[in-house]
Context: one part of a larger RNA
RNA sequence: CUGGGCAUAAAGGGCACGUAGGCGGCUUCGUCAGUCAGGUGUGAAAUCCCUCGGCUUAACCGAGGAAUUGCGCCUGAAACUGCGAGGCUUGAGGGCAGGAGGGGAGAGUGGAACUCUUGGUGGAGCGGUGAAAUGCGUAGAUACCAAGAGGAACGCCGGUGGCGAAAGCGACUCUCUGGCCUGUUUCUGACGCUGAGGUGCGAAAGCUAGGGGAGCAAACAGGAUUAGAUACCCUGGUAGUCCUAGCCGUAAACGAUGGGCACUAAGUAGGGGGGAUUCCGAUUCCUCCCUGCCGGAGCUAAUGCAUUAAGUGCCCCGCCUGGGGAGUAUGGUCGCAAGGCUAAAACUC
Numbered sequence: 001c002u003g004g005g006c007a008u009a010a011a012g013g014g015c016a017c018g019u020a021g022g023c024g025g026c027u028u029c030g031u032c033a034g035u036c037a038g039g040u041g042u043g044a045a046a047u048c049c050c051u052c053g054g055c056u057u058a059a060c061c062g063a064g065g066a067a068u069u070g071c072g073c074c075u076g077a078a079a080c081u082g083c084g085a086g087g088c089u090u091g092a093g094g095g096c097a098g099g100a101g102g103g104g105a106g107a108g109u110g111g112a113a114c115u116c117u118u119g120g121u122g123g124a125g126c127g128g129u130g131a132a133a134u135g136c137g138u139a140g141a142u143a144c145c146a147a148g149a150g151g152a153a154c155g156c157c158g159g160u161g162g163c164g165a166a167a168g169c170g171a172c173u174c175u176c177u178g179g180c181c182u183g184u185u186u187c188u189g190a191c192g193c194u195g196a197g198g199u200g201c202g203a204a205a206g207c208u209a210g211g212g213g214a215g216c217a218a219a220c221a222g223g224a225u226u227a228g229a230u231a232c233c234c235u236g237g238u239a240g241u242c243c244u245a246g247c248c249g250u251a252a253a254c255g256a257u258g259g260g261c262a263c264u265a266a267g268u269a270g271g272g273g274g275g276a277u278u279c280c281g282a283u284u285c286c287u288c289c290c291u292g293c294c295g296g297a298g299c300u301a302a303u304g305c306a307u308u309a310a311g312u313g314c315c316c317c318g319c320c321u322g323g324g325g326a327g328u329a330u331g332g333u334c335g336c337a338a339g340g341c342u343a344a345a346a347c348u349c
């Protein structure tokens, strides 16, 4: 001394629900499995340790003791853990009364813009760039007006703002629906936390089938630039982007920070409730929840974090263990495929 760690050095699972398991509030009684005490049996010998002794000494050898931290049995203790029975309400959940919200799903509706079509006006350019050209245009474009069609996205409000477990969610209306917050202290009475496996959700891209296709735009073609230009810029343009059904299951899926509970200085701002004050409102004060900034103790290698902890503790899960080889090979498993998950070694520094 009895591993140390995971914001940025290697390391938090993308997120949730939940099985086994682990852990678990206050209180009474019982039990005595864990736990503790005493006794007893056993724990072979040799070895190690101690004390004596024998070889001139030592190594070595002999004798005795101790030790053998363990296990069995007996007797006992009852605080703690467990188990059994009972009670409680503060944890958790429900009821009732309110509240905010781009939370989710379906249906419908709207305006702006854009492109196309038709008609009209008009008559030489338009477009594009650093400058140009490709491109479009007298078969009448660009521009302007009117009508029609179509698809996608919803400006301002908009916020350091809201909601959601995360991915994510933004025009308006209706229907269905999840979660959250506040008040009350009305009910249940520990019903809780976490969660290996498992199951579900999971941006974009991609895949299958069928639709749709305005704009944008991988690939591709052309024009430029350049020494070259398989780019950046320009003109076009197909998958795709959109919808329905089904796959895929990955991201710098990030707060690069797992979840829960408790405790620990101040200050300030925003959002949602409640209460008191006030005749009402405004104001002021108190309180609960959420979201930011700043900052003290403490922590940190530093940067920084700091009641939204990276502080102080407890419980549970995941993960790390020098760089490369390598998130690869192989095997297994999932997938239509692309590929995903799991995951080495030789060798080398």
Base pairs, nucleotide, nucleotide: 003321004320005319006318007303008302012317014201015200016199017198021194022193023192025088026087027086028085029084030083031082033081034080035077036076037075038074039073040072041071042070049065050064051063052062053061054060091191092188093187094186095184096183097182098181099180103177104176105175106174107173108172109171110154114150115149116148117147118146119145120144121143125136126135162169163168206247207246208245209244210243211242215241216240220236221235222234223233258316259315260314261313262312263311267293268292269291270290271289272288273287274286275285276284298305299304322349323348324347331342332341333340334339
Notes:
Predicted 3D model of a 349-nucleotide part of an RNA (small-subunit ribosomal RNA, central domain) from a metagenome. The coordinates come from a structure-prediction model, not an experiment, and the mean pLDDT is 90. Its Rfam family is "Bacterial small subunit ribosomal RNA".